A computed fold for a 351-nucleotide part of an RNA from Fibrobacter succinogenes subsp. succinogenes S85, annotated as large-subunit ribosomal RNA, domain IV. It matches the Rfam family "Bacterial large subunit ribosomal RNA". RNAcentral holds the full RNA, with entries from ENA and SILVA. Model confidence (mean pLDDT): 89 of 100.

Context: one part of a larger RNA
RNA sequence: CUCGGGAGAAGGAACUCGGCAAAUUAACCCCGUAACUUCGGGAUAAGGGGAGCCUCCGGUGGUGAGCGUGAACAGCGCGGAGCCUCUGGAGGUCGCAGGGAAACGGCAGAAGCGACUGUUUACCAAAAACACAGGGCCAUGCUAACACGCAAGUGGACGUAUAUGGUCUGACACGUGCCCGGUGCCGGAAGGUUAACAGGAGGGGUCAGCGCAAGCGAAGCCCUGAAUCGAAGCCCCGGUAAACGGCGGCCGUAACUAUAACGGUCCUAAGGUAGCGAAAUUCCUUGUCGGGUAAGUUCCGACCUGCACGAAUCGUGUAACGACUUCUGCACUGUCUCCUCCCGGGACUCG
Numbered sequence: 001c002u003c004g005g006g007a008g009a010a011g012g013a014a015c016u017c018g019g020c021a022a023a024u025u026a027a028c029c030c031c032g033u034a035a036c037u038u039c040g041g042g043a044u045a046a047g048g049g050g051a052g053c054c055u056c057c058g059g060u061g062g063u064g065a066g067c068g069u070g071a072a073c074a075g076c077g078c079g080g081a082g083c084c085u086c087u088g089g090a091g092g093u094c095g096c097a098g099g100g101a102a103a104c105g106g107c108a109g110a111a112g113c114g115a116c117u118g119u120u121u122a123c124c125a126a127a128a129a130c131a132c133a134g135g136g137c138c139a140u141g142c143u144a145a146c147a148c149g150c151a152a153g154u155g156g157a158c159g160u161a162u163a164u165g166g167u168c169u170g171a172c173a174c175g176u177g178c179c180c181g182g183u184g185c186c187g188g189a190a191g192g193u194u195a196a197c198a199g200g201a202g203g204g205g206u207c208a209g210c211g212c213a214a215g216c217g218a219a220g221c222c223c224u225g226a227a228u229c230g231a232a233g234c235c236c237c238g239g240u241a242a243a244c245g246g247c248g249g250c251c252g253u254a255a256c257u258a259u260a261a262c263g264g265u266c267c268u269a270a271g272g273u274a275g276c277g278a279a280a281u282u283c284c285u286u287g288u289c290g291g292g293u294a295a296g297u298u299c300c301g302a303c304c305u306g307c308a309c310g311a312a313u314c315g316u317g318u319a320a321c322g323a324c325u326u327c328u329g330c331a332c333u334g335u336c337u338c339c340u341c342c343c344g345g346g347a348c349u350c351g
Stems, first nucleotide, its partner, number of pairs: 001346008010337002014335001019332001028050004036041001038171001052093008061084003066078004094098001106330007113322002118130002134169007146155003172317004177247003182244002184240005191235003198228001202224005209216002248266005275309001276306001287303005
């Protein structure tokens, strides 16, 4: 020096990103216990007190010596000693210390997120992520939908819509606005478009023949091929947002000023409702005001100018819960002021 352990004057978080680590607390009995609450809880809330041993006096439960009667060691009646057990009270006594060692919660206030118990990155993340009961939507009538498989077949299920699959949300409470123009899905089938197939007008190659030649050219064979016919789909017509998603701008106006309930105008499918809001979201920003501190970029309460919240990619609350995140207080401490000593293992020296 390093690792593990023990003790520490005065102070007591001044340490630090942060009380990380350590310390405090601690089992049992008694007293006592707030806000809030889903009336279960919160709660071991918090905060106090007790404890060894000896003597004496009580109480509970168990056992039941003994006495009387009698012929009786039957029976019946009376009786409560002693011992055991649990427990209360009083007095005394020893030590620094009696749960004498050991095991064995530190507590409280406030906020965010997630309701909760659970699950997870085997070997850097345990969480506000996943799951979850509960809610919604969609599909599926049974050879179900769906999944695996080329198929046979199998799962679904020896189930049958109070079932099964998919998807979103995520206890509970109160709620969940407007937009169907785009995209998707569902329904519709009149019209438009539309493939193969069918169809075969027309064009071409070849050559019997005709022609002096240029060339024309039947049938057959072959190549090509218009009209016409032709489903779904698409176009089209509707529906649907707890489907994917979206939810405006400018100008003016009130008898101080400021602001604008009000008016005008442009655009849109419709222009953000309730609730919340500098927020796990706020750039400017350490916004402004209030609280807490001697002093507070964090925190809490407000305001609303929301760069760029907002309603099941849910909104806002919420008791209980959390090895979650943030702020504060009490207790406690070598975290620190500021370090010291002790014990042990390494390192080091020698062998």